[in-house]
RNA sequence: CAGAACGCUGGAAAGUGAUGGCUUGCCAUCCGCCGACGGAGCAAAGGCUGUUGCAAAACAAGCCGAAAUCUCUCAGGCUAAAAGGACAGCGGGGGCAGA
Numbered sequence: 001c002a003g004a005a006c007g008c009u010g011g012a013a014a015g016u017g018a019u020g021g022c023u024u025g026c027c028a029u030c031c032g033c034c035g036a037c038g039g040a041g042c043a044a045a046g047g048c049u050g051u052u053g054c055a056a057a058a059c060a061a062g063c064c065g066a067a068a069u070c071u072c073u074c075a076g077g078c079u080a081a082a083a084g085g086a087c088a089g090c091g092g093g094g095g096c097a098g099a
Stems, first nucleotide, its partner, number of pairs: 006091005015031001017030006032078003038074001039072003046064004050059003
C1' cells in the first nucleotide's frame, strides 16, 4: 500500500396465472417469465510451435492465454410482507510471503 472473516446501512428483476390437495397458508403439477447467491460459456492484446527470410519482419494453421454487471438459465427465484441478494458505503483489521 492493499485489505479477509464479521457487523451496520442501502440493494433490482420477473405471475393479481391455471388446476388439484388440504394443514387456509403451504405443497404438487402445468404454462409463462427473471438474473444480482451459486454454476457454466466466450473476446482482444500478448506468447509458443511451424513456413519464408541475412535480419527485421511477414504468413497461415494449431496451441496457450482469457474476465465481466456480456451470454446461458442447470440450480435458484417470480403475488403484499418476510427471507435471500451481486454490488456499494461505513466500521473492522485476518492470513501468507518478502525485506